[in-house]
RNA sequence: CCACCCGCGCGGGAGAGACCGUCAUACGGCGCCGAAGGGGCAAAUCCUCCCCGGAACCUCUCAGGCAAAAGGACCGCAGCGGGCAG
Numbered sequence: 001c002c003a004c005c006c007g008c009g010c011g012g013g014a015g016a017g018a019c020c021g022u023c024a025u026a027c028g029g030c031g032c033c034g035a036a037g038g039g040g041c042a043a044a045u046c047c048u049c050c051c052c053g054g055a056a057c058c059u060c061u062c063a064g065g066c067a068a069a070a071g072g073a074c075c076g077c078a079g080c081g082g083g084c085a086g
Base pairs, nucleotide, nucleotide: 002086004083005082006081007080008079009077010076011075012074017030019029020028021027022026031066032065033064037062038060039059040058045053
């Protein structure tokens, strides 16, 4: 110095009622969405059997969200900090 991992920063970033009631924010009702988080599960997996383990953008919608704002899995980027083999 470079690779890899984590965090920070910047950019991109979907879906679903700007519904109704009350009405400043907000709260409640019904209808919906899934890409924060959370829950659930298959096959592969050892010589055989059993048990355990066994992912997700799959699924459930608890949470969250359904104009804007904020958030947002994931992707990209020069850089900063940390970890760490060669």